[in-house]
Context: one part of a larger RNA
Molecule: small-subunit ribosomal RNA, 5' domain
Organism: metagenome
RNA sequence: GGAUGAACGCUGGCGGCGUGCUUAACACAUGCAAGUCGAAUGGAGGACCCUUGACGGAGUUUUCGGACAACAGAUAGGAAUCCUUAGUGGCGGACGGGUGAGUAACGCGUGAGGAACCUGCCUUGGAGAGGGGAAUAACACAGUGAAAAUUGUGCUAAUACCGCAUGAUGCAGUUGGGUCGCAUGGCUCUGACUGCCAAAGAUUUAUCGCUCUGAGAUGGCCUCGCGUCUGAUUAGGUAGUUGGUGGGGUAACGGCUUACCAAGACGACGAUCAGUAGCCGGCUUGAGAGAGUGAACGGCCACAUUGGGACUGAGACACGGCCCAAACUCCUACGGGAGGCAGCAGUGGGGAAUAUUGCACAAUGGGGGAAACCCUGAUGCAGCAACGCCGCGUGAGUGAAGAAGUAUUUCGGUAUGUAAAGCUCUAUCAGCAGGGAAGAAAAUGACGGUACCUGGCUAAGAAGCCCCGGCUAACUACGUGCCAGCAGCCGCGGUAAUACGUAGGGGGCAAGCGUUAUCC
Numbered sequence: 001g002g003a004u005g006a007a008c009g010c011u012g013g014c015g016g017c018g019u020g021c022u023u024a025a026c027a028c029a030u031g032c033a034a035g036u037c038g039a040a041u042g043g044a045g046g047a048c049c050c051u052u053g054a055c056g057g058a059g060u061u062u063u064c065g066g067a068c069a070a071c072a073g074a075u076a077g078g079a080a081u082c083c084u085u086a087g088u089g090g091c092g093g094a095c096g097g098g099u100g101a102g103u104a105a106c107g108c109g110u111g112a113g114g115a116a117c118c119u120g121c122c123u124u125g126g127a128g129a130g131g132g133g134a135a136u137a138a139c140a141c142a143g144u145g146a147a148a149a150u151u152g153u154g155c156u157a158a159u160a161c162c163g164c165a166u167g168a169u170g171c172a173g174u175u176g177g178g179u180c181g182c183a184u185g186g187c188u189c190u191g192a193c194u195g196c197c198a199a200a201g202a203u204u205u206a207u208c209g210c211u212c213u214g215a216g217a218u219g220g221c222c223u224c225g226c227g228u229c230u231g232a233u234u235a236g237g238u239a240g241u242u243g244g245u246g247g248g249g250u251a252a253c254g255g256c257u258u259a260c261c262a263a264g265a266c267g268a269c270g271a272u273c274a275g276u277a278g279c280c281g282g283c284u285u286g287a288g289a290g291a292g293u294g295a296a297c298g299g300c301c302a303c304a305u306u307g308g309g310a311c312u313g314a315g316a317c318a319c320g321g322c323c324c325a326a327a328c329u330c331c332u333a334c335g336g337g338a339g340g341c342a343g344c345a346g347u348g349g350g351g352a353a354u355a356u357u358g359c360a361c362a363a364u365g366g367g368g369g370a371a372a373c374c375c376u377g378a379u380g381c382a383g384c385a386a387c388g389c390c391g392c393g394u395g396a397g398u399g400a401a402g403a404a405g406u407a408u409u410u411c412g413g414u415a416u417g418u419a420a421a422g423c424u425c426u427a428u429c430a431g432c433a434g435g436g437a438a439g440a441a442a443a444u445g446a447c448g449g450u451a452c453c454u455g456g457c458u459a460a461g462a463a464g465c466c467c468c469g470g471c472u473a474a475c476u477a478c479g480u481g482c483c484a485g486c487a488g489c490c491g492c493g494g495u496a497a498u499a500c501g502u503a504g505g506g507g508g509c510a511a512g513c514g515u516u517a518u519c520c
Stems, first nucleotide, its partner, number of pairs: 001520004006516005013392006019385002021350001026348003030345003035091003040088002043085005049078003056071001059068003098303003107228008117220002122216007130164001132162002139154006170196006176189005201208003229275003236266001238264001241263008278300004282293004305326005328339004356382001358381003364378001365376004395425004405416004429461001432455004439447001464509005469490003475504005485492002
């Protein structure tokens, strides 16, 4: 000198774009953050319509006992349509969002390999959907419990569940030919034979679905070469350890696991142990080599109160799913239950320090749906903060009696200083009034009467901070008297201090200026 997710002190006019718990992966009140489909399904409720017509009853009539009765409509039954949705069922809750605790590791980066693998939705081929069955929630009844919840009996539907049929180019076994490969082996002749495996409909006329299978795309999984901090005041460490065979397991290879056998495998080219740490694209600095760093944005990984476990599923060992254990908090009728902000806001705490319990799904994207649409604290916006970068303003011209005041003085003057006043102008920003977007494809705009445009208005509403001994741009007076104090280094202050304090003057930067911390 440059830089910062900064903080502190003094000061503070506006706009645009960004950024904003670096500390306690500390604890969390409250609200919201993942739903959707009635065009899968049986019910339930409601609306509308027809019939029924209790109670009431305008009114008519009367022999005053009563009789008839428009209208309104409880209840019950029925048919079609529409609306809502607790349950069953489907898809999605494995994405999106957060955090960096752990991890020195094939975690990450880079380059290869999988002849050892999986892949819902999507794209594109081939083939097919025949005929049956048994349940179960909802519901009803009964029971237990304070609650959370839960048990029994009975009924019922499906794109829920289960057999049967059909079936190859699929899978498994046996077997033949061709061809290729670094090996295990691959590909192929839709070779031959045997065995095995499927399905579901919906709404209205066009679709959306269903089953099997080939290929693709996308996403994932695994293996390897190289690279990836410090310490030897850590030198030996390792028994599933290293390898083999058989069994098991996985989508798949593999001590992944198990039984047996062998005794190996790693290490001064630093094993093991200990400390520290998410990694990278990047970012900062530097002429570069390099050094430091990993906030924001993007990629990968890991985690979701702590530890463990599996279930479902194409995909999880699953932040807002389940089970167990632990700590903590809450409810309780003491028997038992409920919870998880490292989602968005917000609270307490910690701290030098870091924001609103805002608006909208209008746009972009995501989930569901045939669609209309619904959901979306992703996202788009607004609010707060000079936290950063960039831009603009705080006026312009003229004006010497060099006014007054102030400071200084050798008392003559000198400085402030064209500075002010005065005169003549202008209106950027702010303020007032009027108009008013693009962002949206037919419609639909949170932002927002915002940006922007026009008119009129007054120099008005808008400058500070640090420094002035040398380094280092900028000097005098007074006060103080090794005191009070200053200080980045050298150092200054003990009676004439350009170094302390104040004033005048000056220098630098400027809505900022200084200080502190850290990096180059």